About this RNA: Predicted 3D model of a 101-nucleotide RNA (Purine riboswitch aptamer). It was read from a public genome assembly, where an Rfam model found it. The model forms 94% of the base pairs in the Rfam consensus.
[in-house]
RNA sequence: AUGUCGGAAUUGAAGAUUUGCCGUAUAAUCCCGGGAAUAGGCUUGGGAGUUUCUACGAGGUCACCGCAAAUGAUCCGGCUACGGACAGCGACAUCGGAUAA
Numbered sequence: 001a002u003g004u005c006g007g008a009a010u011u012g013a014a015g016a017u018u019u020g021c022c023g024u025a026u027a028a029u030c031c032c033g034g035g036a037a038u039a040g041g042c043u044u045g046g047g048a049g050u051u052u053c054u055a056c057g058a059g060g061u062c063a064c065c066g067c068a069a070a071u072g073a074u075c076c077g078g079c080u081a082c083g084g085a086c087a088g089c090g091a092c093a094u095c096g097g098a099u100a101a
Base pairs, nucleotide, nucleotide: 001094002093003092004091005090006089007019008018009017010016021084022083023082024081025080026055029048030047031046032045033044034043035042040065041064049056059075060074061073062072063071
């Protein structure tokens, strides 16, 4: 990721559909150190930020740098914590990927 089964909600039942949405936090942000690239613009660690655990990136576009050491703007969008309203979750199987031995 997909499939199957079950639970729950809506429905008289079956079938079908849904299994999430909204709000708050944080701006998926800022600061600093090590390393690397320039056919590139990454990587690693620390800190700040939340009455807050976790996360702090991916991709696109544009700019900028002109072989040097440094990136900038913008769009998009995710996870986590807490809260809200009837309910909005479990099991198994398969496939793919990553890491380690």